A computed fold for a 556-nucleotide part of an RNA from an uncultured fungus, annotated as small-subunit ribosomal RNA, 5' domain.
Rfam family: Eukaryotic small subunit ribosomal RNA. The family has 90 seed sequences and 75,755 matches in Rfam 15.1. Rfam links the family to the GO terms structural constituent of ribosome and ribosome.
Context: one part of a larger RNA
RNA sequence: UAUGCUUGUCUCAAAGAUUAAGCCAUGCAUGUUCAAGUAUAGCAAGUGUACAGUGAAACUGCGAAUGGCUCAUUAAAUCAGUUAUAAUUUAUUUGAUAGUGAAAUUGCUAAAUGGAUAACCGUGGCAAUUCUAGGGCUAAUACAUGCGUCAAUAGUCUCCGGACUAGUAUUUAUUAGAUACAAAGCCAGCCGUCAGGAUUAGGUGAAUCAUGAUAACUAAACGAAUCGCAAGCGCAAGCGGCGAUGGUUCAUUCAAAUUUCUGCCCUAUCAACUUUCGAUGGUAGGAUAGAGGCCUACCAUGGUUUUUACGGGUAACGGAGAAUUGGGGUUCGAUUCCGGAGAGGGAGCCUGAGAAACGGCUACCACAUCCAAGGAGGGCAGCAGGCGCGUAAAUUACCCGAUGCAGACUCUGUGAGGUAGUGACAAUAAAUAACAAUGCAGGGCCUUUGGUCAUGUAAUUGGAAUGAGUAGAACUUAGACGACUUUUCGAGGAACGAUUGGAGGGCAAGUCUGGUGCCAGCAGCCGCGGUAAUUCCAGCUCCAAUAGCGUAUAUU
Numbered sequence: 001u002a003u004g005c006u007u008g009u010c011u012c013a014a015a016g017a018u019u020a021a022g023c024c025a026u027g028c029a030u031g032u033u034c035a036a037g038u039a040u041a042g043c044a045a046g047u048g049u050a051c052a053g054u055g056a057a058a059c060u061g062c063g064a065a066u067g068g069c070u071c072a073u074u075a076a077a078u079c080a081g082u083u084a085u086a087a088u089u090u091a092u093u094u095g096a097u098a099g100u101g102a103a104a105u106u107g108c109u110a111a112a113u114g115g116a117u118a119a120c121c122g123u124g125g126c127a128a129u130u131c132u133a134g135g136g137c138u139a140a141u142a143c144a145u146g147c148g149u150c151a152a153u154a155g156u157c158u159c160c161g162g163a164c165u166a167g168u169a170u171u172u173a174u175u176a177g178a179u180a181c182a183a184a185g186c187c188a189g190c191c192g193u194c195a196g197g198a199u200u201a202g203g204u205g206a207a208u209c210a211u212g213a214u215a216a217c218u219a220a221a222c223g224a225a226u227c228g229c230a231a232g233c234g235c236a237a238g239c240g241g242c243g244a245u246g247g248u249u250c251a252u253u254c255a256a257a258u259u260u261c262u263g264c265c266c267u268a269u270c271a272a273c274u275u276u277c278g279a280u281g282g283u284a285g286g287a288u289a290g291a292g293g294c295c296u297a298c299c300a301u302g303g304u305u306u307u308u309a310c311g312g313g314u315a316a317c318g319g320a321g322a323a324u325u326g327g328g329g330u331u332c333g334a335u336u337c338c339g340g341a342g343a344g345g346g347a348g349c350c351u352g353a354g355a356a357a358c359g360g361c362u363a364c365c366a367c368a369u370c371c372a373a374g375g376a377g378g379g380c381a382g383c384a385g386g387c388g389c390g391u392a393a394a395u396u397a398c399c400c401g402a403u404g405c406a407g408a409c410u411c412u413g414u415g416a417g418g419u420a421g422u423g424a425c426a427a428u429a430a431a432u433a434a435c436a437a438u439g440c441a442g443g444g445c446c447u448u449u450g451g452u453c454a455u456g457u458a459a460u461u462g463g464a465a466u467g468a469g470u471a472g473a474a475c476u477u478a479g480a481c482g483a484c485u486u487u488u489c490g491a492g493g494a495a496c497g498a499u500u501g502g503a504g505g506g507c508a509a510g511u512c513u514g515g516u517g518c519c520a521g522c523a524g525c526c527g528c529g530g531u532a533a534u535u536c537c538a539g540c541u542c543c544a545a546u547a548g549c550g551u552a553u554a555u556u
Stems, first nucleotide, its partner, number of pairs: 001552005009429001011427001015422001016389001022387003026384003031062002037059002042054002060408001069342003079263003084258002088256002094251003109225001113144002120136002123133003153166005167222002169218001171216006190197002202209001224245001226244004232239002265313003272304003279301008317339003321332004344365002347362003367378001369376002395420001397419003403416001404414003435462003438458004443453004469489001471487003499545005504526002510540001512539004521528002
């Protein structure tokens, strides 16, 4: 693990892994809205007449790469412990962060630019689909376009009046990024208010690091034409608060991707393997987020191996762990946690911060559904459920109340998850009687017609006590169930009645009775059975474990 017989209570609870990663009808499992992107639907009003409340639909944004399932592949692969990223990407979170016109042709709306489109209205097509066409409107934080406002400072040129250039980001090149070697003095140069002064340089074990500067470069990025709430200050012009959303760069967080060292079962009836088509290394380039034969070109001829390479097998996902065990070990680990892989088989790709995604798309192969035969649609190793397979495994239930997660979100959604149902997988506690009197039996002690102390026994007698069950209530709970609590009824043998295996030995317990007669059968093994069977079939009695016990199989 399966199965046979049996089964009263309480708690707890595994469960279609093994065989077919076989096939699937139906339903559900991923959606989401605030004061704060977009409302001329509707409803509701109405002394805020552009709107303001509520709000279906739709556009927009975010999520859908998490979760859940399964273990087919996979043997230095995965994985575990341990390193590295100075070789990289990172939506979100959190903290910082942007005063700097544009163009190429002379022109400038910034008190606010442009053109669409859905929902909606209406006309339609097809047997059919979450199919869609044509026409008519209208929005934006959708899609586009695009200005203004103020520095300080530095550099270059200079005719010393000034002129020109300079935001962040991208690409290339150059450059600073110092310091073992004192102070003062002298000669020049620099700043001076004519006293005098001289000033920069972070970080690492290590950088072509951080950071700065110069020269250019860029059909392409950013520098807000956004939303809400309050309504304040000022004579006025005007000025201004708290948030929301967006946004560049840097860090942070959540991660990811590669990566160092060491470690794996059986097998030689596998001894050589790799390299044409990359095998091992070098140089250069390409590709990539990035290192790298990852790929390409050109060179070199390497690399592994009895310390078992290469090949084959595995009823092999790895680990944390489980069982057993005096120690050493041996066996198991599909399964709730971590990591990996996969969604019928292969392959390719879009979107996106993130996928080589499958409850996304496109082909092919294998299955297979609807059809009016022209076409159309599909992927339960999600939750239920069905078929098949088998020794082998549950309800087409209820709920978001708890734990979390997603979203524009206090409100929604969630077969994640929880709750019931099935459930002798395992595990926990422990009912099926207890007590007394009397009789009988054998004992201990003593005060011996008996007393007392315990023990056993009985078709004897007695009242007490209880839950199993039953139903009323509350509690429980999202709502129930069940349990707990309280209450009604609820025990005398014929019940509220315990079983499963055994009784020759191993191995606890019969030489009792009937039947059978080497038959039927038992028996793990030895053996039993041929007419007195301690072993078969039964009755009685007894033994073992006990709400469980037997059997088969695997393992220690």